[in-house]
RNA sequence: AAUUGCCUUCGGGGUAGGGUGCCCCCGUCAGCGGCGGGUAUUCCCGACCGGCGGUGAAAGCCCGCGACCCUCCGUCUAUUCGGUGGUUGAGACGGCGAAAUUCCGUCGCCGACGGUGAUUUUCCCACGGGAAAUUAGUCCGGAUGAAAGAAGGCGCGC
Numbered sequence: 001a002a003u004u005g006c007c008u009u010c011g012g013g014g015u016a017g018g019g020u021g022c023c024c025c026c027g028u029c030a031g032c033g034g035c036g037g038g039u040a041u042u043c044c045c046g047a048c049c050g051g052c053g054g055u056g057a058a059a060g061c062c063c064g065c066g067a068c069c070c071u072c073c074g075u076c077u078a079u080u081c082g083g084u085g086g087u088u089g090a091g092a093c094g095g096c097g098a099a100a101u102u103c104c105g106u107c108g109c110c111g112a113c114g115g116u117g118a119u120u121u122u123c124c125c126a127c128g129g130g131a132a133a134u135u136a137g138u139c140c141g142g143a144u145g146a147a148a149g150a151a152g153g154c155g156c157g158c
Base pairs, nucleotide, nucleotide: 005154006153007152008151009150010149015046017045018044019043021039022038023037024036025034026033027032047138048137049111050110051065052064053063054062060109061108069086070085072083073082074081091107092106093105094104095103113141114140115139117135118134119133120132121131123130124129
């Protein structure tokens, strides 16, 4: 200084075990008992998980990105698609070292949205139940999705 285009593939994981509660069975002196069974992955203890790029050395919790969610625009009715913007959780100390909130040690913390079971109630009820609130990172769902991106191939240029 130039090319910087096309295609292919890949691209998210996680409740072991125990306790209690509840239900059933058996026994009972009706107080309760059982080396019985089942049952809550949402209660308690504990267990397990951690997208992508960057960062003088490796990151769930440092910087940023993506997805989910929301506003606006393309835009017309809706859907879909694209673009812009917004919201979006959590860490400290010590050690080694040139350098680490990334490694080692110690002690912590976080996890969207909808559903579900359960619990509660100055509520409603035809007493069957309903309504409201609380409650799941791991169960179910959107999602065999999408994407940040990664690898490779072809082409082009130097």
The RNA shown here (FMN riboswitch aptamer (RFN element)) has 158 nucleotides and comes from an Elusimicrobiota bacterium. It matches the Rfam family "FMN riboswitch aptamer (RFN element)". From the family's description: The RFN element is a highly conserved domain that is found frequently in the 5'-untranslated regions of prokaryotic mRNAs that encode for flavin mononucleotide (FMN) biosynthesis and transport proteins. Lineage of the source: Bacteria > Pseudomonadati > Elusimicrobiota. The sequence was found by an Rfam model in a public genome assembly. The coordinates come from a structure-prediction model, not an experiment, and the mean pLDDT is 81.